[in-house]
RNA sequence: AGAGUUUGAUCCUGGCUCAGAACGAACGCUGGCGGCAUGCCUAAUACAUGCAAGUCGAACGAGAAAGUCUCUUCGGAGGCGAGUACAGUGGCGCACGGGUGAGUAACACGUAGGUGACCUGCCCUUUGGCGUGGGACAACUCUAGGAAACUGGAGCUAAUACCGCAUAAGUUUAAUAAUUUUGGAAGAAAUUAAAGAAAGAGGGCCAAUACUUGUAAGCUCUCGCCGAAGGAUGGGCCUGCGGGCCAUUAGCUUGAUGGUGGGGUAAAGGCCUACCAUGGCGAUGAUGGUUAGCUGGUCUGAGAGGAUGAUCAGUCACACUGGAACUGAGAUACGGUCCAGACUCCUACGGGAGGCAGCAGUAGGGAAUAUUGCGCAAUGGGCGAAAGCCUGACGCAGCAAUGCCGCAUGAGUGAGGGAGGCCUUCGGGUUGUAAAGCUCUGUCAGGAGGGAAAAACAGCAUUUAGGUUAAUACCCUGAUUGUUUGAUGGUACCUCAAAAGGAAGCACCGGCUAACUCCGUGCCAGCAGCCGCGGUAAUACGGAGGGUGCGAGCGUUGUUCGGAUUUAUUGGGCGUAAAGCGCGUGCAGGCGGAAAAUCAAGUUAGGUGUGAAAUCUCGGGGCUUAACCUCGAAACUGCGCCUAAAACUGGUUAUCUAGAAUCUCGGAGAGGGAAGAGGAAUUUCAUGUGUAGGGGUAAAAUCCGUAGAGAUAUGAAGGAACACCGGAGGCGAAGGCGUCUUCCUGGACGAGUAUUGACGCUGAGGCGCGAAAGCGUGGGGAGCAAACAGGAUUAGAUACCCUGGUAGUCCACGCGGUAAACAAUGAGCACUAGAAACGGGAGGUAUUGACCCCUUCUGUUUCGGAGCAAACGCAUUAAGUGCUCCGCCUGGGGAGUACGGUCGCAAGACUAAAACUCAAAGGAAUUGACGGGGGCCCGCACAAGCGGUGGAUCAUGUGGUUUAAUUCGAAACCACGCGAAUAACCUUACCUGGGUUUGAAAUCCCACGAACCUGCUAGAGAUAGUGGGGUGCUCUUCGGAGAAUGUGGAGACAGGUGCUGCAUGGCUGUCGUCAGCUCGUGUUGUGAAGUGUUGGGUUAAGUCUCGCAACGAGCGCAACCCCUAUCCUUAGUUGCCAGCAUUAAGUUGGGCACUUUAAGGAGACUGCCUGGGUUAACCAGGAGGAAGGUGGGGAUGACGUCAAGUCCUCAUGGCCCUUAUGUCCAGGGCUACACACGUGAUACAAUGGACGAUACAGAGGGAAGCGAACUCGCGAGGGGAAGCAAAUCUCAAAAAGUCGUUCUCAGUACGGAUUGGAGUCUGCAACUCGACUCCAUGGAGUUGGAAUCGCUAGUAAUCGCGGAUCAUCAUGCCGCGGUGAAUACGUUCCCGGGCCUUGUACACACCGCCCGUCACACCAUGGGAGUUGGCCCAACCUUAAGUCGUGGCCCUAACUAGCUUGCUAGAGGGGAGCGCCUACGGUCGGACCGAUGACUGGGGUGAAGUCGUAACAAGGUA
Repeated sequence: AGAGUUUGAUCCUGGCUCAGAACGAACGCUGGCGGCAUGCCUAAUACAUGCAAGUCGAACGAGAAAGUCUCUUCGGAGGCGAGUACAGUGGCGCACGGGUGAGUAACACGUAGGUGACCUGCCCUUUGGCGUGGGACAACUCUAGGAAACUGGAGCUAAUACCGCAUAAGUUUAAUAAUUUUGGAAGAAAUUAAAGAAAGAGGGCCAAUACUUGUAAGCUCUCGCCGAAGGAUGGGCCUGCGGGCCAUUAGCUUGAUGGUGGGGUAAAGGCCUACCAUGGCGAUGAUGGUUAGCUGGUCUGAGAGGAUGAUCAGUCACACUGGAACUGAGAUACGGUCCAGACUCCUACGGGAGGCAGCAGUAGGGAAUAUUGCGCAAUGGGCGAAAGCCUGACGCAGCAAUGCCGCAUGAGUGAGGGAGGCCUUCGGGUUGUAAAGCUCUGUCAGGAGGGAAAAACAGCAUUUAGGUUAAUACCCUGAUUGUUUGAUGGUACCUCAAAAGGAAGCACCGGCUAACUCCGUGCCAGCAGCCGCGGUAAUACGGAGGGUGCGAGCGUUGUUCGGAUUUAUUGGGCGUAAAGCGCGUGCAGGCGGAAAAUCAAGUUAGGUGUGAAAUCUCGGGGCUUAACCUCGAAACUGCGCCUAAAACUGGUUAUCUAGAAUCUCGGAGAGGGAAGAGGAAUUUCAUGUGUAGGGGUAAAAUCCGUAGAGAUAUGAAGGAACACCGGAGGCGAAGGCGUCUUCCUGGACGAGUAUUGACGCUGAGGCGCGAAAGCGUGGGGAGCAAACAGGAUUAGAUACCCUGGUAGUCCACGCGGUAAACAAUGAGCACUAGAAACGGGAGGUAUUGACCCCUUCUGUUUCGGAGCAAACGCAUUAAGUGCUCCGCCUGGGGAGUACGGUCGCAAGACUAAAACUCAAAGGAAUUGACGGGGGCCCGCACAAGCGGUGGAUCAUGUGGUUUAAUUCGAAACCACGCGAAUAACCUUACCUGGGUUUGAAAUCCCACGAACCUGCUAGAGAUAGUGGGGUGCUCUUCGGAGAAUGUGGAGACAGGUGCUGCAUGGCUGUCGUCAGCUCGUGUUGUGAAGUGUUGGGUUAAGUCUCGCAACGAGCGCAACCCCUAUCCUUAGUUGCCAGCAUUAAGUUGGGCACUUUAAGGAGACUGCCUGGGUUAACCAGGAGGAAGGUGGGGAUGACGUCAAGUCCUCAUGGCCCUUAUGUCCAGGGCUACACACGUGAUACAAUGGACGAUACAGAGGGAAGCGAACUCGCGAGGGGAAGCAAAUCUCAAAAAGUCGUUCUCAGUACGGAUUGGAGUCUGCAACUCGACUCCAUGGAGUUGGAAUCGCUAGUAAUCGCGGAUCAUCAUGCCGCGGUGAAUACGUUCCCGGGCCUUGUACACACCGCCCGUCACACCAUGGGAGUUGGCCCAACCUUAAGUCGUGGCCCUAACUAGCUUGCUAGAGGGGAGCGCCUACGGUCGGACCGAUGACUGGGGUGAAGUCGUAACAAGGUA
């Protein structure tokens, strides 16, 4: 620091996902040791049991027992135990410590301040006191009630308990006048008056006083007590600022805001109350709702930030739920009280008891969180004078890999690179120096032994110094020495011996992301964080081997931050990707021109206080190291205060004119509103003329018309809109505005002097305007025209087209408030090259004048540079460069939807989510492909022609059906007379049956026999059995060995026309013999890509030429090759014969001129001429020439496409079979037959059939062959054998043609199928199932529907001939020649193709993509008669406990008074009762939030469902 993922590819936008770190974690697998930490995040759910707060006898009274000892009259008594235990009065503590985070959005917390508005027990300092009296109440005793808890009555008693009196420095209260501080005041000092305290306990002493022993009064010390002042500590209260979400919460508030008086509190205050006033808060977010303890910190991050608030620390709140006070220095009190409620327990049913969110522990909940441990030894706390007691605070131990850190599981050597595993191209590779083996070491665990630090105190004793004192006593303080205290724990640590022994797993290995192979599986099982793997060769599933990463852990899940600049302050955007409000006006707010003075709020600098500790960082130190602990420094970016500066912002004052506005003059304009006027046209009506149609369409029909239409003429009515001018012209903020005239009125512009003096810009809310459609009321209604009706079209046609036609369109007044309200571009200001045009002004030169020209202001439009931009593009009218303000965006869908609210008559508008779902959605550009887009061009593509196919019969192939089998493949063009250039057996792959198993054929090994030839028997044959003949070749040491071949045997192996052509090679088809397909360098573009290859011409051609950021090149085209057409040369047999001779005959002599043969050459190149064309390429015509513009034909097939065809030609990976899917044999089948299709043959006849005669080819074949003559047969053919390995012989007759004769338009003398009979040939064999011949038979068929094929010249058509295959079999295929046409205007249309361009939502590319309803399944959600729960508000009722008030009734020790001396009265105190407030509860109403609900609405997802085809191309109606 980035990466993956949208596309065929690219750039961008944009989301999703990953790699990192962290955790109080959980789960899975695994697990050796130690150190240090951490451990109910859920049910603030309920709790059994034990413990967690007591202590003081030096405050006080009382006071056992067990046990033991002594005595005893045996009944008991006494001592010790013991002034002990238990309990009580009293003091202090229990408000700390410990737990939890429910509540709380608040002065609760943090930070900085204030308190002149306050309190503070214990502690410290200072000061002054502690005098004198009194009456009770517990305990206890007696008694009563009760199950218990507990309670009542009577009596006794002490105190540091309670009460009175005295005293009062200071304190408090009141009053007085004056001073000072201060903004002010309740502060400070002065005077007077009044009020208000106390308690003793313990130790010691006799110097002074009294009795005089020693004690007491007393003295002294310590502690305690009271008043006061101060301090410290801890708190209370107040304030500024800071830190969640929701505006689909916008108004809230009546003690509410303030004042006065009073009350209350420690204390200010509506804190409370009476009266008065009417305020207070709020868009800088009040009120309401929801969530949440806050902070130091923690995690993350480069930082800014974001998330979080366990452990530790600070603070707040709470203690079963709600309310309340008491006591106290402090509480509205976790282990206190009272009341109410829920729950649990006890009960004798009357009544009682309880509160683990203390430590353990239990149940429950949950994915999940520990021991009912030890100890007060240390630290800390309470009480005490102290010893000490208490302390689940705390210190330790236990459990848990929960986390962090450290250590070990061995080290060295060791190659026959062992065995085994895995892979393999079978050679080997890898595991792997890994192991074994050899040599060592000893951490940890285990055994044995030793063994700390943590302990310092306090107390007591000793010695001693100081203080106090009368004192050497006591006491206090300090020091010395001694004594004593360890839960952890016999732990840490150390030593010894032995022993490699006891100690490694987990995840991953397609990319991201380090790491690859085999097997299994076969869209199954499964994986998956994203992209995505899996449908028979899976590096992605499962296993194995190997590897990679981390390691006592490793993975997964969850959560947070990061990456994410993906909320953008740092640090984003808004023309087309999401995003500029439809437009204006304008309050608040934000921002704001020039120069000057001043203030110092912002700002800057210095100083200072604070920012707790811990944490983080840096530097040291201590545990063997580290984690951990600890010391020091720095830091804590913050806030307060003081001082200073004055540039900038801001405030104030006083100026300026450049912004803005006003004024004068002027012209332009469909700017707005109102009234009036006008003509053309449509329609309707009336009348005339006139006759059969009109209208409408692609074509029609509905429709109008003989009741007179349409047409035409005249007249009238009525409504709406304003032709020409008219223009990328004008005006307006936008919507929008178009005949003419008048009136009213807004704005902009130009020129000009003057005036005001920043008056400005923007603008959340608010207000106004706002096309069309729509709504309301009332008019109007010619044309047009939703809905609707009819006619067409169509598979349908609720559409497009046609005929009609109502709302509406028009007017007036209201409503509505939206549009692709678009320049998809907010407003304002300033700056930054130009060119051109148009509209409106002004100025200038010139002119007689108008133009033209120049300058300038303003508006509109086009092009273009820099710059910007993802690109397209924008470009002084910016999308450039800056500033100011507003609005808006944050993945797609759900959805601009639901709910709520506001507005509206309604339609609806504005505001505006979530669940759920996907990994994309999108922008621009590129290359293709496609278009019922365009342009150019070509092709037997159409057209023009000729002949066919489709109808008949037959042949052949295919489908289908049948069958035991009808072997398999080929499927639009590009399967179908195709593989097959020959299925009777064989072929043959299929079926039935019979055999065989190292095999029919191959290699290796062993044994025997040479090989080989030839019989017989059984059998359908394969096969089996049994005879006969026969001994070779090479070497030899003569024993034998070897080669070749056969038989038998064992196993390696063979074999497979079995599967996969979608694993492949090779070969082939097709586009297409179409003219294309590419590359290098350069160059353009961010890039995919472009350019070249496009453009102007031209060509059969990317053929050539010209131009050009291209220049060249390659594969294709063409040419080179073959055949053919002309000529020449050479050669002359088997060929030829002009002249000579000869014959029946080129038969022979002779000749090689000709033909011909086969070798080599020539020839044709737009070379020449004319014209056109760009002086080009080239085209048209002409000459010459056998041939003329690639002369004709062939071979030759670019890059690629179709997963095209072929595993059955061959080759080949993988899979499958192996007494069978191999192999051999016989027979059958491939030849079936209601049917359908393709390709052909023959015909339907007279351009013909039949018969007779007769002429002319070319190219081929021939030895298991062609086979002549001659002969036989009607014929197929037989006999025969000459010749010929072929220019010699032969197949071989060419046929159509020509010349005659006949038939005369008919199912025929056409046609030949079919069938009967008889034969021939081939072959082992002709039944299934051959070809041919003869005789007889003589079917369909009279030119073929829709549709469709071939062909442009020696072509079509027609005629025959040959060959391959082949024993036989050809209508097929491949060749050959004979005869030999017609037509092409032309490129509109059909098909195919090429180039350019255009659109695209296509890219497995239009056989594409894709939309909506319906049906089915699932999911979440809205409405819903209601039902139900929670929370809150308001009113009312009832009212516990309790504070406060009252208290005429009841009770009453202390004090006072009186006297009758035990009574009365008073003061004071207490209580019942009453009143205010009020928790819980109740009633009624309401708001909000959930849950659920028959039914219902839309939405999403789902495999190949149904119906159509709306969109993407002009998507077929843009």
Predicted 3D model of a 1518-nucleotide RNA (small-subunit ribosomal RNA) from a metagenome. Model confidence (mean pLDDT): 84 of 100. Its Rfam family is "Bacterial small subunit ribosomal RNA". Gene Ontology terms of the family: ribosome and structural constituent of ribosome. The sequence is in RNAcentral, with records from SILVA.